A computed fold for a 71-nucleotide RNA from a Candidatus Spechtbacterales bacterium, annotated as transfer RNA.
Its Rfam family is "tRNA". Its family is annotated with triplet codon-amino acid adaptor activity in the Gene Ontology. It is annotated as a transfer RNA.

This record gives sequence, C1' cells and structure tokens, in this order.
RNA sequence: GGGCCUAUAGCUUAGUGGUAAAGCUCUAGGUUGUGGUCCUAGCGACGAGGGUUCAAUUCCCUCUAGGCCCC
Repeated sequence: GGGCCUAUAGCUUAGUGGUAAAGCUCUAGGUUGUGGUCCUAGCGACGAGGGUUCAAUUCCCUCUAGGCCCC
C1' cells in the first nucleotide's frame, strides 16, 4: 500500500427497512432474625459524520477503533 471481517446497556449476545430483545451486573421493594437464594419492578445502548427512503441498528459512502490475510 491492497483486500476482507467486526463495532448494539457496565459485560456477554439477539435483532436481514416499520415499538431495540434477553441473560449476568446495578438500584428499589417483597421474602429472611441478618446475608445469600428466590419473586416483582426499574435504570441503562445501536462507534462518528453524511446519503437513499414516508421510515435506517439494518442499505450506500467516508472516517475512527479492533482483528485476519497478501505485498
């Protein structure tokens, strides 16, 4: 220098154009003599910018970060 892949909650993952889902974690409540377990509820996210579209996490372009291969 060239090509390919990945980026979603604090962490691990779903989600192939139409309300962003779950587990663990965290917070509150219940249960318990206390804690844990268990039950209920809640907080919390689409890497950045632009384009297409009535509508973009999803499609296209660029950039950023990470990974793999070639030179």
The sequence is in RNAcentral, with records from ENA. The coordinates come from a structure-prediction model, not an experiment, and the mean pLDDT is 82.